[in-house]
RNA sequence: GGGCGCGUAGCCUAGUCUGGAUAGGGCACCGGGUUCCUAACCCGGCGGUCGGGGGUUCAAAUCCCCCCGCGCCCGCCA
Numbered sequence: 001g002g003g004c005g006c007g008u009a010g011c012c013u014a015g016u017c018u019g020g021a022u023a024g025g026g027c028a029c030c031g032g033g034u035u036c037c038u039a040a041c042c043c044g045g046c047g048g049u050c051g052g053g054g055g056u057u058c059a060a061a062u063c064c065c066c067c068c069g070c071g072c073c074c075g076c077c078a
Stems, first nucleotide, its partner, number of pairs: 001074007010027004020058001029045005051067005
């Protein structure tokens, strides 16, 4: 330098192919219940620029373009 894949909450992740309106789940965290206390369990709650920007569209996590970061493969120099 070229190609491919990935980026969604503090962490992990579904959804992306086939656009549909309010982005879902687990862990963690907070409150409550239960318990002598803790753990476990049960109930409720908080938390999201969907990597950034632009475009298409009535509507974008999803499609298109550019950029950033990470990973893998190939090539070049030595």
Description: Predicted 3D model of a 78-nucleotide RNA (transfer RNA) from a Thermoplasmata archaeon. The organism belongs to Thermoplasmata, within Archaea. The prediction has a mean pLDDT of 82. Rfam family: tRNA. By type it is a transfer RNA. Rfam 15.1 lists 5,335,975 matches to the family in 14,413 species.